The prediction has a mean pLDDT of 84. Predicted 3D model of a 122-nucleotide RNA (SAM riboswitch aptamer (S box leader)) from Sphingomonas kaistensis. Its Rfam family is "SAM riboswitch aptamer (S box leader)". Rfam's curators write: The SAM riboswitch is found upstream of a number of genes which code for proteins involved in methionine or cysteine biosynthesis in Gram-positive bacteria. RNAcentral holds the sequence, with entries from Rfam.
């Protein structure tokens, strides 16, 4: 790369080197010399995966199990992450408001696309 799943309105930033980006993709709107992006080194955040203990269920034995869920706990180890909701919109409806009836604005509304991550196939 590839299937498929489960999450995405919380949370967490200083130092050095170094110099003009950057925010995935269009458009907007932002962030940037009071220092982008990248590299180092510190700190940090957060139960996705491994971990420990409780319950619920389902299968199953004389028994010991075994699987699924859901709850606590844990930052040890394998990712991730640390402006701004995944910054907003992007496709189809759905409220509301306005209308010169063409449409305009708008929205913690349904669904969907696209993306990030983790976990799983291949």
């Nucleotide at each position: 790369u590839u299937u498929c799943c489960a999450u995405c309105g919380a949370g967490a930033c200083c130092g050095g080197c170094u110099g003009a980006g950057g925010g995935a993709c269009a458009g907007g709107c932002c962030c940037g010399a009071a220092g982008a992006a990248g590299c180092c080194g510190g700190g940090g955040c957060a139960a996705c995966c491994g971990g420990a203990g409780g319950c619920g269920g389902a299968c199953a034995u004389c028994a010991c199990g075994u699987c699924c869920g859901g709850c606590u706990c844990a930052a040890c180890g394998g990712u991730g992450c640390c402006a701004a909701g995944u910054c907003c919109u992007g496709c189809g409806g759905g409220g509301g408001c306005c209308u010169u009836c063409g449409g305009g604005c708008u929205u913690a509304c349904c669904g969907g696309c696209a993306g990030a991550u983790g976990g799983u196939c291949c």